[in-house]
Molecule: transfer RNA
Organism: Bacteroidales bacterium UBA1736
RNA sequence: CGGGGUGUGGCGCAGUUGGUAGCGCAUCUGGUUUGGGACCAGAGGGUCCGGUGUUCGAGUCACCGUACCCCGA
Numbered sequence: 001c002g003g004g005g006u007g008u009g010g011c012g013c014a015g016u017u018g019g020u021a022g023c024g025c026a027u028c029u030g031g032u033u034u035g036g037g038a039c040c041a042g043a044g045g046g047u048c049c050g051g052u053g054u055u056c057g058a059g060u061c062a063c064c065g066u067a068c069c070c071c072g073a
Stems, first nucleotide, its partner, number of pairs: 001072007010025004019056001027043005049065005
C1' cells in the first nucleotide's frame, strides 16, 4: 500500500426480508437459610465505533473515516 473480517449494557454474544434492541453471566432488591453459597421472584443498566447520506422509518443499506485481527505485496 491492496483485499477481507470484526466493533451492540460491566463481560461474552444474538438481532432473519430495514419496522423503534434481546439472551447468558455479572450487579441490585426481596424470598429461602443461623449466615454464606445454591435456588426462586423481580428490577436497573446500551440508542448499537464516529460522521454524512438514502428512507415515512437504519444495529441492518450506501459513502468517508477510525481501532483491532487475518491474508497478500